Predicted 3D model of a 476-nucleotide part of an RNA (small-subunit ribosomal RNA, 3' major domain) from an uncultured prokaryote. It matches the Rfam family "Bacterial small subunit ribosomal RNA". The RNAcentral record of the full RNA draws on ENA.

Context: one part of a larger RNA
RNA sequence: UGACGGGGGCCCGCACAAGCGGUGGAGCAUGUGGUUUAAUUCGAUGCAACGCGAAGAACCUUACCAAGACUUGACAUCCUGCGAAUUUACGAGAGAUCGUUUAGUGCCUUCGGGAACACUGAGACAGGUGCUACAUGGCUGUCGUCAGCUCGUGUUGUGAAAUGUUGGGUUAAGUCCCGUAACGAGCGCAACCCUUGUCCUUAGUUGCCAGCACUUCGGGUGGGAACUCUAAGGAGACUGCCGGUGACAAACCGGAGGAAGGUGGGGACGACGUCAAGUCAUCAUGGCCCUUACGACCAGGGCUACACACGUGCUACAAUGGACGGUACAGAGGGUUGCCAAGGCGCGAGCUGGAGCGAAUCCCAGAAAACGUUUCGUAGUCCGGAUUGGAGUCUGCAACUCGACUCCAUGAAGUCGGAAUCGCUAGUAAUCGUGAAUCAGAAUGUCACGGUGAAUACGUUCCCGGGCCUUGUACA
Numbered sequence: 001u002g003a004c005g006g007g008g009g010c011c012c013g014c015a016c017a018a019g020c021g022g023u024g025g026a027g028c029a030u031g032u033g034g035u036u037u038a039a040u041u042c043g044a045u046g047c048a049a050c051g052c053g054a055a056g057a058a059c060c061u062u063a064c065c066a067a068g069a070c071u072u073g074a075c076a077u078c079c080u081g082c083g084a085a086u087u088u089a090c091g092a093g094a095g096a097u098c099g100u101u102u103a104g105u106g107c108c109u110u111c112g113g114g115a116a117c118a119c120u121g122a123g124a125c126a127g128g129u130g131c132u133a134c135a136u137g138g139c140u141g142u143c144g145u146c147a148g149c150u151c152g153u154g155u156u157g158u159g160a161a162a163u164g165u166u167g168g169g170u171u172a173a174g175u176c177c178c179g180u181a182a183c184g185a186g187c188g189c190a191a192c193c194c195u196u197g198u199c200c201u202u203a204g205u206u207g208c209c210a211g212c213a214c215u216u217c218g219g220g221u222g223g224g225a226a227c228u229c230u231a232a233g234g235a236g237a238c239u240g241c242c243g244g245u246g247a248c249a250a251a252c253c254g255g256a257g258g259a260a261g262g263u264g265g266g267g268a269c270g271a272c273g274u275c276a277a278g279u280c281a282u283c284a285u286g287g288c289c290c291u292u293a294c295g296a297c298c299a300g301g302g303c304u305a306c307a308c309a310c311g312u313g314c315u316a317c318a319a320u321g322g323a324c325g326g327u328a329c330a331g332a333g334g335g336u337u338g339c340c341a342a343g344g345c346g347c348g349a350g351c352u353g354g355a356g357c358g359a360a361u362c363c364c365a366g367a368a369a370a371c372g373u374u375u376c377g378u379a380g381u382c383c384g385g386a387u388u389g390g391a392g393u394c395u396g397c398a399a400c401u402c403g404a405c406u407c408c409a410u411g412a413a414g415u416c417g418g419a420a421u422c423g424c425u426a427g428u429a430a431u432c433g434u435g436a437a438u439c440a441g442a443a444u445g446u447c448a449c450g451g452u453g454a455a456u457a458c459g460u461u462c463c464c465g466g467g468c469c470u471u472g473u474a475c476a
Stems, first nucleotide, its partner, number of pairs: 001476002003473003007470007015460002019424005026315008034306002042053002064301002068297001070295001073125001077124002079121001081119001083117001086103001089100004107114002127290002130288003136284002138279003141275001143273001148187006154163003167178003193267004198235007208224002212222003238261001241255005317417001321376003326371001333364003338357002343352003383414001388409007430452007
């Protein structure tokens, strides 16, 4: 100087408390451990691994396994020889591949040959998702959006170092003020950026419709440019104003005006560093290793196994509910290998059909909770839907291992969950639907969108994590 303390002081955080809803019990989905297996590819492992890499394993993907085939190779450059490239048909085979066969002879040319492509041969080489993240780059997590981390000069000390950065106030903040052997400065904080909340200007189609007219009653048409909206530019919030407290300061408390008030809400943004944290399987890369195989091809299987254990979710156990009719209101997205309307068929998944739309125009597209009517009457039920049987639809060469969905039948556990434990402070929790990426098909996951919309916070004694000062130390 640090680190540590079941030392002290001050302060903060959904850290506790106060509340609301969950997990832990059930069934299922999904990930992991374990076990099994020819293989169940690999990585991630306290917080910070476990719906994680994977924004989507039937083949492919695929790296794994057993079998069958290849060896200058599936891919790149160079050399030799040969043939244009390309292509038809048949046979063997699971295919890779092998054999026979048909058509075709193109482009440039100084007529030597050359370019692209295919085959043969020899070697230089290719290739490796093989090992090492404890050799590395890059990227990422975490402490933590915590308020800290440092430097120059000066001064103090023999020196390691200290001072500044401590102290008195204050703040979300090393934020600002005052004091001060310090004076300044840098990286962080804040602001600048995006979005949302109010108003103004400009613009007016595909969007809008107040007033006027027509109307098939649909902004449909004429028309309008007001409103909504769209999207570009501005205004606006600064403790600016008033009162009080304070040290004549910084600031704090209350008020006015205002759409908004003291960082208005949200996002992006992550200092010096810590964990030899994670990743050699995104990529790049040193070293080591393989080279008729640890490379490459192919069909099949596996990654989907199942006495069990754990994590994360979904659906429930019901009446604030289930069921049958009726009726209303979003936002944000996507669409030409695409989204697919009206109409017709089917109980339905869906099929048919073909209009429109490269989309403020057309389509996906019915929002659902909500509201109103009827019914059920506390029951393992008109709750709950697992499981299983049968019949189908769709995608796709192909749904057996191993897809999703529909209909009929079946109707399991479950009556609110032990110890323990998680999230959340406002348009939040809870609850309700909607969309997208990936994608042929395949979400209860992920990411986004809006609808309805709470309760509670006395307080900082305690638990956890963190910041500053101080103290002790057989620690470095």